Predicted 3D model of a 489-nucleotide part of an RNA (small-subunit ribosomal RNA, 3' major domain) from Aphelenchoididae sp. MMP-2018. Rfam family: Eukaryotic small subunit ribosomal RNA. The coordinates come from a structure-prediction model, not an experiment, and the mean pLDDT is 80. The RNAcentral record of the full RNA draws on ENA and SILVA. NCBI's taxonomy places the organism under Eukaryota, Opisthokonta, Metazoa, Ecdysozoa, Aphelenchoididae.
[in-house]
Context: one part of a larger RNA
RNA sequence: UGACGGAAAGGCACCACCAGGAGUGGAGUUUGCGGCUUAAUUUGACUCAACACGGGAAAUCUCACCCGGCCAGUAAACUGAUAUGAUUGACGGAUUGAUAGCUCUUUCAAGAUACGGUUAAUAGUGGUGCAUGGCCGUUCUUAGUUCGUGGAUUGGUUUGUCUGCUUAAUUGCGAUAACGAACGAGACUUUGAACUGGUAAAUAGAGCCCGUGUCAGCCCAGCACGAGGUCUCUUCUUAAAGGAAUGAUUGGCUUCUAGCCUGCAGAGAUUGAGCAAAAACAGGUCUGUUAUGCCCUUAGAUGUUCGGGGCCGCACGCGUACUACAAUGGUGGUAGUAGCGUGGUUUGUCCUUCUCCGACAGGAGUUGGCAAACGGAUGAGAUAGUACCAUGGCCGGAAUUGAGCGUUGAAAUUGUUGCUCGUGAACAAGGAAUUCCAAGUAAGUGCGAGUCAUUAACUCGCACUGAUUACGUCCCUGCCUUUUGUACA
Numbered sequence: 001u002g003a004c005g006g007a008a009a010g011g012c013a014c015c016a017c018c019a020g021g022a023g024u025g026g027a028g029u030u031u032g033c034g035g036c037u038u039a040a041u042u043u044g045a046c047u048c049a050a051c052a053c054g055g056g057a058a059a060u061c062u063c064a065c066c067c068g069g070c071c072a073g074u075a076a077a078c079u080g081a082u083a084u085g086a087u088u089g090a091c092g093g094a095u096u097g098a099u100a101g102c103u104c105u106u107u108c109a110a111g112a113u114a115c116g117g118u119u120a121a122u123a124g125u126g127g128u129g130c131a132u133g134g135c136c137g138u139u140c141u142u143a144g145u146u147c148g149u150g151g152a153u154u155g156g157u158u159u160g161u162c163u164g165c166u167u168a169a170u171u172g173c174g175a176u177a178a179c180g181a182a183c184g185a186g187a188c189u190u191u192g193a194a195c196u197g198g199u200a201a202a203u204a205g206a207g208c209c210c211g212u213g214u215c216a217g218c219c220c221a222g223c224a225c226g227a228g229g230u231c232u233c234u235u236c237u238u239a240a241a242g243g244a245a246u247g248a249u250u251g252g253c254u255u256c257u258a259g260c261c262u263g264c265a266g267a268g269a270u271u272g273a274g275c276a277a278a279a280a281c282a283g284g285u286c287u288g289u290u291a292u293g294c295c296c297u298u299a300g301a302u303g304u305u306c307g308g309g310g311c312c313g314c315a316c317g318c319g320u321a322c323u324a325c326a327a328u329g330g331u332g333g334u335a336g337u338a339g340c341g342u343g344g345u346u347u348g349u350c351c352u353u354c355u356c357c358g359a360c361a362g363g364a365g366u367u368g369g370c371a372a373a374c375g376g377a378u379g380a381g382a383u384a385g386u387a388c389c390a391u392g393g394c395c396g397g398a399a400u401u402g403a404g405c406g407u408u409g410a411a412a413u414u415g416u417u418g419c420u421c422g423u424g425a426a427c428a429a430g431g432a433a434u435u436c437c438a439a440g441u442a443a444g445u446g447c448g449a450g451u452c453a454u455u456a457a458c459u460c461g462c463a464c465u466g467a468u469u470a471c472g473u474c475c476c477u478g479c480c481u482u483u484u485g486u487a488c489a
Stems, first nucleotide, its partner, number of pairs: 001489002006484008016473002020437005027323003031319004035314002043054002065309005071303001076119005086113001087110004092105003123297002126295003132291001134285003137281003144183006150159003162174001164173002188274003195242001199239003204234004208229002210226005249263001251261003325430001329389004334384002343374001350369002354365004396427001401422006443465008
């Protein structure tokens, strides 16, 4: 000095507690990990900081693993053989998973493109993340880190960087042997909120005028329709700029300083994210890379490709989830409602309206859209109201499983997935333990995208409905600072 330990004092955090909410842990299933098994069940990662993670939903491919078969993509140099032929290709038969002339038999075709050896290269999802770069994660979401000059000290060091008050904050006020600065914090970027203010819009609308239909005579008014007028405009819609909030102001508290509490006006008086210092870890990644050292293999290949299998295997243990155990519910009509997205390599088969066929899944034809134009007013679901059900393992719950019909694909068996009929298991609210959470949040509900030929119980976004309980404390778990002590390095 302090990454540690003892003690004391402050301060902080729903990865801590309190008051609660939803749970998880029990059941069934999904998925990841271990174990077991296996030709192989490829592999990384194992407290927070591994385990729905590797953007890892693997039928082939992927693919690294297992069983087999081809190929040469061994540059270059040297050397050997070689036109009296280096080498290459091939029908049939045998062989083979194979229409691989792979090999054998047979005997044609081509003709310097090669072939053998040595050195050497190349390639490798081979090894080493404990040789590395880069990237990421974490310590660590807190307020922390450092320098110049000066002061103190023999020196290492220290002061600056602080008794106090204050702040989310080493944020400020002030105090002051320090003064002046830098990084971080903040500022900043993005996003969400209001703008009857400006700029505009036949890819957004509104108004007016015109036309048609309806109102059982006509006119007016109303309602509906019209790529009719393009006449007027921008409230709604869209979006590039702009200002707007500065804690301005009222009343309290406060050395009347920084600031805190509160009221008015206001769309808004803390929207949510991103970025993010210094020092570290022998954290993860050589399986992201034509980043990479060294080692290994390199033609009977650890290269590459083809066929098949595996990664999915099941006495068992752990983690993340989904579905439930019903009546605040289930099923069937009815009603009225979102917002993020996205849509075919200008010729591909993407999003698809409409019509017909079909119980459904789906199919056929046709249409619009390369998109504020079409899908699409995305008429989503929970929800509301209504009818049935009436406490029973029941019209709760769907596992398991039989049969049939489709769809994607070259291929569906170990069942890709969808639909129909049947079958109808556990589960009656879950022990010890434990996770997450402060407002449009938790929870419930669906939708879109990513992956995608096909396939979500995953992830990332989006909206709809929308609570209870704190607004505190340091008791537990940790973090920061100060003081003390001096065991330890």